[in-house]
This is a predicted structure of an 82-nucleotide RNA (c-di-GMP-I riboswitch aptamer) from a Deltaproteobacteria bacterium. The coordinates come from a structure-prediction model, not an experiment, and the mean pLDDT is 77. RNAcentral holds the sequence, with entries from Ribocentre. Rfam family: c-di-GMP-I riboswitch aptamer. Rfam links the family to the GO term cyclic-di-GMP binding. Of the family's consensus pairs, 95% are formed in the model.
């Protein structure tokens, strides 16, 4: 290179709970902690879910955002085995 895996060893991520600061919010960034992860690396292209928001309730439709640990795609890497 490619195909298959997630037993095993080396490493590596780090959910919820609690603290601090940012955000209106969805949520985010540290600490703490472990629920789990074989792409829980990166990337909002597509589907999905949330959150703001026009003019007074509900709703749709349209903006803005948010989530890559919700699928699905791209694109790149570790260990095993043929």
């Nucleotide at each position: 290179c490619u195909u298959g895996g997630a037993a095993a060893a080396a490493g590596c991520c780090a959910a919820a709970c609690c603290c601090a600061c940012c955000g209106c919010g969805a949520g985010g960034u540290g600490g703490c902690g472990g629920c789990g992860g074989a792409a829980a690396g990166c990337u909002a292209c597509g589907g999905g879910u949330c959150u703001c928001u026009u003019a007074a309730a509900a709703g749709a439709c349209g903006g803005a955002g948010a989530u890559a640990g919700c699928c699905g795609g791209g694109u790149u890497g570790c260990c095993c085995a043929a």